[in-house]
RNA sequence: GGGCCCAUAGCUUAAUCGGUUAGAGCACCUGACUCAUAAUCAGGGGGUUCCAGGUUCAAUCCCUGGUGGGCCCA
Numbered sequence: 001g002g003g004c005c006c007a008u009a010g011c012u013u014a015a016u017c018g019g020u021u022a023g024a025g026c027a028c029c030u031g032a033c034u035c036a037u038a039a040u041c042a043g044g045g046g047g048u049u050c051c052a053g054g055u056u057c058a059a060u061c062c063c064u065g066g067u068g069g070g071c072c073c074a
Stems, first nucleotide, its partner, number of pairs: 001073007010026004019057001028044005050066005
């Protein structure tokens, strides 16, 4: 330098053929339970879906460019 893949909550991730409120587990907070802690149970908060544009009535999803990361080739 070229090609391919990935980027969604604090972490790991799901999201069908583009469809109207983006979910889950763990973590965190509150409560129950316990002498207490852990475990367990119930509830709750937390999202610029990497960035900037484009297409569309509608974009996490499609297109272009950029940024970061990984793999391969030279």

The RNA shown here (transfer RNA) has 74 nucleotides and comes from an Amoebophilaceae bacterium. It matches the Rfam family "tRNA". Gene Ontology term of the family: triplet codon-amino acid adaptor activity. The organism belongs to Amoebophilaceae, within Bacteria.